This is a predicted structure of a 73-nucleotide RNA (transfer RNA) from Clunio marinus. The coordinates come from a structure-prediction model, not an experiment, and the mean pLDDT is 81. Rfam family: tRNA. Rfam links the family to the GO term triplet codon-amino acid adaptor activity.
RNA sequence: GGGGUUGUAGCUCAGCCGGUAGAGCGUUCGCUUCGCAUGUGAAAAGUCCCGGGUUCGAAUCCUGGCAGCUCCA
Numbered sequence: 001g002g003g004g005u006u007g008u009a010g011c012u013c014a015g016c017c018g019g020u021a022g023a024g025c026g027u028u029c030g031c032u033u034c035g036c037a038u039g040u041g042a043a044a045a046g047u048c049c050c051g052g053g054u055u056c057g058a059a060u061c062c063u064g065g066c067a068g069c070u071c072c073a
Stems, first nucleotide, its partner, number of pairs: 001072007010025004019056001027043005049065005
């Protein structure tokens, strides 16, 4: 220098063909206990890496960047 791939909640990741952003773990609060652990119910937490385009509508399609991993040279 060129190719591929990944970037979504605090962490690990789903979200396939464009149509309300989700799960597990963690956190907070309640119930259970004398108290804790366990169990159980609920809640909070997101500019979907950044910009531009297409579209009535974009996490998703196109495009330019940035970062990680990887292959070639």